About this RNA
This is a predicted structure of an 89-nucleotide RNA (c-di-GMP-I riboswitch aptamer) from an Acidimicrobiaceae bacterium. Of the family's consensus pairs, 95% are formed in the model. Its mean pLDDT, the model's own confidence on a scale to 100, is 82. The organism belongs to Acidimicrobiaceae, within Bacteria.
RNA sequence: UUUAGAAAAAGGCAAACCCGUCGAGAGGCGGUGUCGCAAAGCUACGGGGCCGGACGUCAAUGGAGACGAGGGCCAGCCGGGCUACCUGG
Numbered sequence: 001u002u003u004a005g006a007a008a009a010a011g012g013c014a015a016a017c018c019c020g021u022c023g024a025g026a027g028g029c030g031g032u033g034u035c036g037c038a039a040a041g042c043u044a045c046g047g048g049g050c051c052g053g054a055c056g057u058c059a060a061u062g063g064a065g066a067c068g069a070g071g072g073c074c075a076g077c078c079g080g081g082c083u084a085c086c087u088g089g
Base pairs, nucleotide, nucleotide: 002089003088004087005086012037013036018031019030020029021028022027035076041082042081043080045079046078047077048074049073050072051071055068056067057066058065
């Protein structure tokens, strides 16, 4: 430098539930927890999923809606890009 993750070690991350907090929401953050993870580190570039407070149209004019545009969220859905620990070849 490249490749692989069978075993081992040093260590790492932390799903759901629950609590607190922020948000309209998806969801984020902290705590708890330990389902899992060899990139479950980073990145919304491609695909995909999710949300709808404010805007437009329709419907309604009681309450609740539908669609569109724009926006947002998910990296623990898949792919791409960047970076990295240990061990073996």